Predicted 3D model of a 66-nucleotide RNA (Pistol ribozyme). RNAcentral holds the sequence, with entries from ZWD. It matches the Rfam family "Pistol ribozyme". For this family Rfam cites "New classes of self-cleaving ribozymes revealed by comparative genomics analysis" (Weinberg et al., Nat Chem Biol, 2015). Its family is annotated with catalytic activity in the Gene Ontology. Model confidence (mean pLDDT): 84 of 100.

């Protein structure tokens, strides 16, 4: 030096070419490891197609303790 924990940037932690995990203080939530940005995923809700399945636009958008 590289990848990988949804993206960028830090930040923790893990791998060795593979993309996965019991790691990533503790628990909790559907909400993904953590902060900031945007809003990919997930949920709830309005509208509107459809009138099975579902699709399309708006909103909202883990929590609590070290």
């Nucleotide at each position: 030096a590289g990848c990988c924990g949804a993206c960028c940037c830090g930040g923790c932690g893990g791998c060795g070419u593979u993309a996965a995990a019991c790691a990533g203080g503790c628990a909790u939530c559907a909400g993904g490891c953590c902060g900031g940005g945007a809003g990919c995923g997930u949920c709830c809700c309005g509208c509107c197609c459809a009138a099975c399945c579902g699709g399309g636009c708006g909103g909202g958008g883990u929590u609590g303790c070290a």